[in-house]
This is a predicted structure of a 477-nucleotide part of an RNA (small-subunit ribosomal RNA, 5' domain) from Haptophyceae sp. NIES-3900. Lineage of the source: Eukaryota > Haptista > Haptophyta. A source record names the gene rns. The prediction has a mean pLDDT of 86. Rfam family: Bacterial small subunit ribosomal RNA. Gene Ontology terms of the family: ribosome and structural constituent of ribosome.

Context: one part of a larger RNA
RNA sequence: GGAUGAACGCUGGCGGUAUGCUUAACACAUGCAAGUCGUACGAAAGUUUACGGACUUUAGUGGCAGACGGGUGAGUAAAACGUGAGAAUCUACCCUUAGGAGGAGGAUAACCUUUGGAAACGAAUGCUAAAACUCCAUAUGCCGUGAGGUGAAAGAUGCAAAUGCCUAAGGACGAGCUCGCGCCUGAUUAGCUAGUUGGUGGGGUAAAGGCCUACCAAGGCGACGAUCAGUAGCUGGUUUGAGAGAACGAUCAGCCACACUGGGACUGAGACACGGCCCAGACUCCUGCGGGAGGCAGCAGUGGGGAAUUUUCCGCAAUGGGCGCAAGCCUGACGGAGCAAUACCGCGUGAGGGAUUAAGGCCUGUGGGUUGUAAACCUCUUUUUUCAAGGAAGAAUACAUGACGGUACUUGAGGAAUAAGCAUCGGCUAACUCCGUGCCAGCAGCCGCGGUAAUACGGGGGAUGCAAGCGUUAUCC
Numbered sequence: 001g002g003a004u005g006a007a008c009g010c011u012g013g014c015g016g017u018a019u020g021c022u023u024a025a026c027a028c029a030u031g032c033a034a035g036u037c038g039u040a041c042g043a044a045a046g047u048u049u050a051c052g053g054a055c056u057u058u059a060g061u062g063g064c065a066g067a068c069g070g071g072u073g074a075g076u077a078a079a080a081c082g083u084g085a086g087a088a089u090c091u092a093c094c095c096u097u098a099g100g101a102g103g104a105g106g107a108u109a110a111c112c113u114u115u116g117g118a119a120a121c122g123a124a125u126g127c128u129a130a131a132a133c134u135c136c137a138u139a140u141g142c143c144g145u146g147a148g149g150u151g152a153a154a155g156a157u158g159c160a161a162a163u164g165c166c167u168a169a170g171g172a173c174g175a176g177c178u179c180g181c182g183c184c185u186g187a188u189u190a191g192c193u194a195g196u197u198g199g200u201g202g203g204g205u206a207a208a209g210g211c212c213u214a215c216c217a218a219g220g221c222g223a224c225g226a227u228c229a230g231u232a233g234c235u236g237g238u239u240u241g242a243g244a245g246a247a248c249g250a251u252c253a254g255c256c257a258c259a260c261u262g263g264g265a266c267u268g269a270g271a272c273a274c275g276g277c278c279c280a281g282a283c284u285c286c287u288g289c290g291g292g293a294g295g296c297a298g299c300a301g302u303g304g305g306g307a308a309u310u311u312u313c314c315g316c317a318a319u320g321g322g323c324g325c326a327a328g329c330c331u332g333a334c335g336g337a338g339c340a341a342u343a344c345c346g347c348g349u350g351a352g353g354g355a356u357u358a359a360g361g362c363c364u365g366u367g368g369g370u371u372g373u374a375a376a377c378c379u380c381u382u383u384u385u386u387c388a389a390g391g392a393a394g395a396a397u398a399c400a401u402g403a404c405g406g407u408a409c410u411u412g413a414g415g416a417a418u419a420a421g422c423a424u425c426g427g428c429u430a431a432c433u434c435c436g437u438g439c440c441a442g443c444a445g446c447c448g449c450g451g452u453a454a455u456a457c458g459g460g461g462g463a464u465g466c467a468a469g470c471g472u473u474a475u476c477c
Stems, first nucleotide, its partner, number of pairs: 001477004006473005013347006019340002021305001026303003030300003035064003040061002043058006071258003081182006089175002094171007102136004111126001113124004141150003184230003191221003196218008233255004237248004260281005283294004311337001313336003319333001320331004350380004360371004385414006394404001421466005426447003432461005442449002
């Protein structure tokens, strides 16, 4: 000198664009953040009726989605990440191609009745439906050398169709796995390892594999740093630097890990699942003491910690996502507004003229000098500001649909009106004098100033620098 997710002090006019718990992965009141489908199903309630029916709503069964989106960085030095390669794999929804959908059956929730419990939540008898469930048949598939074995379906509304179901093959997307190389510090950590290293048989997985198991062999890693310990999410990148490099990894993007702490599986195409389940633990709450409920590292918000970090806002109008044939519903993703000079960029606080160089201040060799064309005064302008009028684009898609927002912007009117500070002035380092003080009070980044004329302390005047900021502190280059 540059930089910052900064903080502190003094000051503060506006706009645009960004950014905003770096600390306690501390604890959380309250509200919201994941639902949707009646064109799968029975039923109930309601509205209406030409008594044929039609419509609305939804607790339950069922389907799809809750594995995405959003948050955080605790753990992790390798099961991560980056890059390059690979073979033994799976992939719902989507696209393409080919074929199929025959027959039969038994339940169950809702509901009614009875009943337990303070509640959470149940229990029993009886009834009922389906695209829920089961069986038989069939088969391009799969297993097998072969014989043979095994494995599927679902309808609904309709005049019809779109749509939906099953199987196989391919694609796309996504995911799992393996290997090479790269990847912080410490030797005041030198030896580490028994499922350990390899083989055979078996098991297991979507899949290779000590992944697991039985047996056999005795291997495997290590001064090219194993093991242990410390620290740490990794990367694209960011900052700085001429570069080499060094430091960092906020926002944005990719990957990983985690979801009160630890463990476990279930369902499913996909999880060992943030707003699912079970167990244990700590903590909080309710209780009729028998037993129950909870998990903000989602968005706001509260307490606490801290030098320090925002609203318990508006809207689904746009983009995107889930469900649905659709209408649509949901969406604290997102789009916006609010707060903060936190950062960057832009604009303004007036322009031209104006000497008797006014008054006042300060200095003075008392002549004057300086503040200073600065002011006053004259002539303009209206960026900005205030008021008034008009008023968007963003909307795709025939109609309709805009949170932002009566916002941006445009026009008119008024009046220089509404708007300047901060630090420094001994040298480094741009900028000097007077008074006060008297090794005191104080300053200070380094050198150093101050003990009676201090350009270094405090104040006045003046000057210099930057400017809606200016200084200080912290950290990095």